A computed fold for a 358-nucleotide RNA from an uncultured Saprospiraceae bacterium, annotated as Bacterial RNase P class A. It was read from a public genome assembly, where an Rfam model found it. Model confidence (mean pLDDT): 77 of 100.
RNA sequence: GUGCUGGGGUAAUCCGUCGCGUCUCGUAAGAGGUGAGGAAAGUCCGGACAACGUAGGAUAGUGUGCCGGUCGAAAGCCCGGAGGGUAGGGUGGAAACGCCUUACUUAUGGAAAGUGCCACAGAAAGUAAACCGCCUCGUUUCGAGGUAAGGGUGAAAUCGUGCGGUAAGAGCGCACGCUGAUUGGGAGCAAUUUCAAUCGGAGGUAAACCCCACACGUUGCAAUGCCACGCAGUACGUGUUUUGCCGAAAGGUGAAAAGCGGCGGUCCGUCGCCAGAGCAUAAGCUCUCACGUGCGGGUAGGCAGCUUAGAUAAAUGACGGAUCACGACAGAAUCCGGCUUAUCGCCCUAGCCCUGUA
Repeated sequence: GUGCUGGGGUAAUCCGUCGCGUCUCGUAAGAGGUGAGGAAAGUCCGGACAACGUAGGAUAGUGUGCCGGUCGAAAGCCCGGAGGGUAGGGUGGAAACGCCUUACUUAUGGAAAGUGCCACAGAAAGUAAACCGCCUCGUUUCGAGGUAAGGGUGAAAUCGUGCGGUAAGAGCGCACGCUGAUUGGGAGCAAUUUCAAUCGGAGGUAAACCCCACACGUUGCAAUGCCACGCAGUACGUGUUUUGCCGAAAGGUGAAAAGCGGCGGUCCGUCGCCAGAGCAUAAGCUCUCACGUGCGGGUAGGCAGCUUAGAUAAAUGACGGAUCACGACAGAAUCCGGCUUAUCGCCCUAGCCCUGUA
């Protein structure tokens, strides 16, 4: 100095004229102040707040899934660390394979609890195999036996490399690696890591069902609260059963069952209701009240919630001039902490590779 990657800031500026929303002053005319973002977007996560009388247990369901944090209201956003992956640089080794370092990334519990799936191709896709090939024997255009080193198919093919050995091969043997399980030692709060011994080479997939652990009310400012105006009601259904105590009786008072309703789906638990009057010899009838269903009618307003912008069909625009970095993505609607997505140009900064200089 070029390039790549990550992080942060800014978000055209100034002046003039007219116009828009809102607040203050003013009798009025008018004057003054103030007026959209880093994402206001998405509505993904969490909360404040409001209502459901109180709100418990189980189940269903939903969500999360490495460890730690004197981070935080929570979110796992943030900080730090571990494991995995990708890319670059350096390096050991014959090779397989390993070590150091930088950056980015990570949907990171369990496959040896069970079930399922791995299409097509291929001989064969997991207690899975012989298509080509190689070797031996017979025989002669074929057959039998052995084999899994080489080739083919595929996303994936009975651990890998090298040497030996063999008829040809194969962990068949040896050396070096990778990896699983168990036991023991060391480091660390932990995730995890490292060393040794023994026995092995037991595919993949759980953003498949499932198992394990943990967490979880619902709805949402069109929540909700208050006021005003206005109308027209009508039809149907339900309001039950048993029983204790007091009382001479009338009646009063309690309990249980069934039913209805109340924090979501279900069940249990729990709370509330489960009536009143009149007529009648009786059966029963009428009215009021409560709950529910159908039909019909009226209303759609205002205030609060609501804010250092606070609109309510939704305001910040138009024109002109100057400057230069030539201006992108884009527009508040209860509020706050995050995440994700979009984005022109400029500025600042960190790391890495390459090249050059000292």